The RNA shown here (SAM riboswitch aptamer (S box leader)) has 93 nucleotides and comes from a chicken gut metagenome. Rfam family: SAM riboswitch aptamer (S box leader). Gene Ontology term of the family: regulation of gene expression. Of the family's consensus pairs, 94% are formed in the model.
[in-house]
């Protein structure tokens, strides 16, 4: 940088002990325990195997696991639980 996804799933685990939700404004979540490790558990983008293929598995390599990406951020009209874009995640190249 391009291309695809982003209203769907998945923790009453262990240890450890204060911060988390990219950003900014908001609103939320947290000692009934935050981020992290572990472990488990979801999906199914690459591979792998199975199948003519449709699929299917779920082992290898990511990913995820409060709340639509939490809403909003720019644009538009129909003013919405809206459409589209931007930023932002993830994936394959």
């Nucleotide at each position: 940088c391009u291309u695809a996804u982003c209203c769907a799933g998945a923790g009453u685990g262990a240890c450890u002990g204060a911060g988390g939700g990219a950003c900014a404004g908001g609103c939320c979540c947290u000692a009934u325990g935050a981020a992290g490790u572990c472990c488990a558990g979801c999906a199914a983008c690459c591979u792998g195997c199975a199948a003519a293929a449709a699929u299917g598995u779920a082992a290898g390599g990511u990913g995820c696991u409060a709340a639509u990406u939490c809403c909003u951020g720019c644009g538009g009209c129909a003013u919405g639980a809206c459409c589209g874009a931007a930023a932002g995640a993830u994936a394959a190249g």